The RNA shown here (c-di-GMP-I riboswitch aptamer) has 86 nucleotides and comes from a Bacillota bacterium. Lineage of the source: Bacteria > Bacillati > Bacillota. The coordinates come from a structure-prediction model, not an experiment, and the mean pLDDT is 84. It was read from a public genome assembly, where an Rfam model found it.
RNA sequence: CGUGGAUCAAGGCAAAUCUGUCGAAAGGCAGAGACGCAAAGCUAUAGGGGCUUCUCGCGCAACGCGAAUGCCAGCCAGUUGCCGAA
Numbered sequence: 001c002g003u004g005g006a007u008c009a010a011g012g013c014a015a016a017u018c019u020g021u022c023g024a025a026a027g028g029c030a031g032a033g034a035c036g037c038a039a040a041g042c043u044a045u046a047g048g049g050g051c052u053u054c055u056c057g058c059g060c061a062a063c064g065c066g067a068a069u070g071c072c073a074g075c076c077a078g079u080u081g082c083c084g085a086a
Base pairs, nucleotide, nucleotide: 012037013036017032018031019030020029021028022027035074041079042078043077047076048075049072050071051070055067056066057065058064
């Protein structure tokens, strides 16, 4: 220096659900609330994957099919970081 993550200390974040609000929706924000998380910090045209479909195209029609510039980082991933043993 790299990998690893037991222990100690300081702490941090906040799932589901409920209420309010924005949105066509996915989902976001705020409050309550804790399932859990060693990155549950950040990054969405750097990459993969997933969700929604106002709108557009196809279809006789459908709660049909396709499509993102919308959304998801608590799916993988990239990147930065607290304590520090085997």